[in-house]
Context: one part of a larger RNA
């Protein structure tokens, strides 16, 4: 709870598609539902409000106005707002020339570097730390050099550079695909925006099957260190990390900032187009004027001015518990309280 809010105080969905629905450009003309204005009728009495009167006054009665926001019908008026019908092009979309890019998919290929074998040279150490020990090595290690399996991850370039709706996304080749920008304006002629529900995506970690297993490294194990040391440091080391189907559906999913549109000083770098050039068009930083902010601070990529739609908050704890419910193979997610207490 007809109010005020939502960067950092509670509060923007993790992010797209998109259904009702809400809200929507400009010119005509009509229509009369919303809306405006006038009559009718109804809106019972008593009540109440006012203005008058009876009881000696008051309570009480009586009597009159008005009001009673409304409801229906009639008549009108049309400016907005909605319905129709015609019509426009500046929103939208779209031919056609161009152009960037780590965007996405599956497939193939390269070089560095760790490990492992293989044989050679060669010996007594090596590792590793603050120091050390476990550990590895006379059954020949480290280290040096030959070939040769393996799996991972692509140094430099590399940049508050690119690309993606968001998670993301970097070696190199082709192929298949999705998006965006610029130019010129042919064409369509409001075909927009936002979206409750719903329906796809959705890092890591974790499930299930099956494969793979260099490194690295939860758990373990040793070894130290310490009063202790279930830790930080050390030696190992298995899940897992990879790849393939399928779940899971949650993060600081963060710009802690929703989408969309239009206006409001500059200045300066960057990327990608268009112009001879001035300049412009789209994106990604700094500075910074008005403004705005409780301050930091934002500040044309607004946290400013305004307008439409949605989500969401409403003192702390209990508590993102409990139940009910759905989804999940399980871990669990999603929805989502109360007592009670301060």
């Nucleotide at each position: 709870u007809u109010g005020g809010g939502c960067g950092u105080a509670a509060a923007g969905g993790g992010c797209g598609c998109g259904u009702a629905g809400g809200c929507g450009g400009a010119u005509a003309a009509u229509u009369a539902a919303g809306u405006c204005c006038g009559g009718u009728g109804u809106g019972a009495a008593a009540g109440a409000u006012c203005a008058g009167g009876g009881c000696u006054c008051a309570a009480c009665c009586c009597u009159g106005a008005g009001a009673g926001u409304g409801c229906a019908u009639c008549g009108g008026a049309a400016a907005c707002u909605g319905g129709u019908u015609a019509u426009c092009u500046u929103g939208a979309g779209g031919a056609c020339a161009g152009g960037a890019g780590a965007g996405g998919a599956a497939a193939g290929u390269g070089g560095a570097a760790u490990u492992c074998c293989u044989a050679g040279u060669g010996u007594a150490g090596c590792g590793g730390u603050g120091a050390a020990a476990u550990g590895c090595g006379u059954a020949g290690a480290u280290a040096u050099a030959u070939g040769g399996a393996g799996g991972a991850a692509c140094a430099c370039c590399a940049g508050u550079g690119g690309c993606g709706a968001a998670g993301g996304c970097g070696g190199u080749u082709g192929c298949c695909u999705g998006g965006c920008c610029u130019g010129u304006a042919a064409c369509u002629g409001a075909c927009g925006c936002u979206g409750a529900g719903g329906c796809a995506c959705g890092a890591a970690a974790g499930c299930g099957u099956g494969g793979g297993g260099a490194g690295c490294a939860a758990a373990u194990a040793g070894g130290a260190u310490u009063a202790g040391a279930u830790a930080c440091c050390c030696u190992a080391g298995u899940a897992g990390u990879c790849c393939a189907c399928g779940c899971u559906g949650u993060a600081a999913a963060c710009g802690a900032u929703g989408a969309a549109u239009a206006c409001u000083a500059a200045g300066u770098g960057u990327u990608g187009g268009a112009g001879a050039a001035a300049u412009u068009c789209a994106g990604u930083g700094c500075u910074g004027c008005a403004g705005u902010u409780a301050a930091c601070g934002c500040a044309a990529u607004a946290a400013g001015u305004a307008u439409u739609c949605c989500g969401c908050c409403u003192g702390g704890g209990g508590a993102g518990u409990a139940u009910g419910c759905a989804c999940g193979c399980a871990a669990g997610u999603g929805u989502g309280a109360a007592a009670c207490u301060c």

About this RNA
A computed fold for a 342-nucleotide part of an RNA from an uncultured bacterium, annotated as small-subunit ribosomal RNA, central domain. RNAcentral holds the full RNA, with entries from ENA and SILVA.